[in-house]
Order: sequence, then C1' cells, then structure tokens
RNA sequence: GCACCCGUAGCUCAGUCGGUAGAGCAGAUGACUCUUAAUCAUCGGGUCCUGGGUUCGAGUCCCUGCGGGUGUA
Repeated sequence: GCACCCGUAGCUCAGUCGGUAGAGCAGAUGACUCUUAAUCAUCGGGUCCUGGGUUCGAGUCCCUGCGGGUGUA
C1' cells in the first nucleotide's frame, strides 16, 4: 500500500427485516448487619468514533475521514 473485521454507558458486550437504545459488572441511595463484606430493593449514567448522503424515520444502509485489530507483499 491492498483486503477484511471492529468503534454503542466508567468497563465487557448485546441490539433481529431501518421504527426512536439494553444487559452484566462498576457507581449512588436504602434495607439487613455491632461494623465491613455478602445479599436484596431502588436509582442515575449514552451527541451510538467524525462529517456528509438516502429515508417520513438511521446504532443499523451508502460515501469520506479518524482510531484499533487481523491477513498479505
């Protein structure tokens, strides 16, 4: 350089055929406990990498760029 894959919550990852975003862990609060831990309940947390295009509607489709990984010379 070329080909392919990935980028979504603090972290690890789901997200179907395009219909308005979730889980686990972590965090906060409460219950329980002499206290801590564990357990249980509740709650908060997202410009879905950037910019454009298509569409009534995009995390999802198309294009550019950026970052990471794999293969190849």